[in-house]
């Protein structure tokens, strides 16, 4: 890195360090930033996918838990396109899908 599968409108911040852009991609909007953003580390925390525990002959679903493996902690994945459908006078608005992306399990 490729495939599968399942989720993605919940939820969780302070400290050094560092110094200019930063929010994944092209281009827009909108935002965050010298009241120091993104980034890294160190501490905390939130969740609860995996194992482990529980129930079960076994799986699968289901239950507590937070001891391990990950993950995560500005905005829905921050909003956008494409299709389908429904409301509208509508250039606007819901909904469901499709693409990209992110996390986990497996696998190869």
């Nucleotide at each position: 890195g490729g495939c599968u599968u399942a989720u993605c409108c919940a939820g969780a911040a302070a400290g050094a360090c560092g110094g200019a852009g930063g929010g994944a991609a092209c281009g827009g909007a909108c935002c965050c930033g010298a009241u120091g953003a993104u980034g890294u580390c160190u501490u905390g925390g939130c969740a609860a996918c995996c194992a482990a525990c529980c129930a079960c002959c076994c799986c699968a679903a289901g239950g507590a838990a937070a001891u391990g493996g990950u993950g995560c902690c500005a905005a829905u994945u921050u909003c956008c396109u494409c299709c389908c459908g429904c409301u509208u006078u509508a250039u606007a608005g819901c909904g469901g899908g499709a693409u990209a992306g992110a996390u986990a399990a497996g696998u190869u």

Notes:
Model confidence (mean pLDDT): 81 of 100. A computed fold for a 108-nucleotide RNA from Spirosoma radiotolerans, annotated as SAM riboswitch aptamer (S box leader). The source organism's lineage runs through Bacteria, Pseudomonadati, Bacteroidota, Cytophagia and Spirosoma.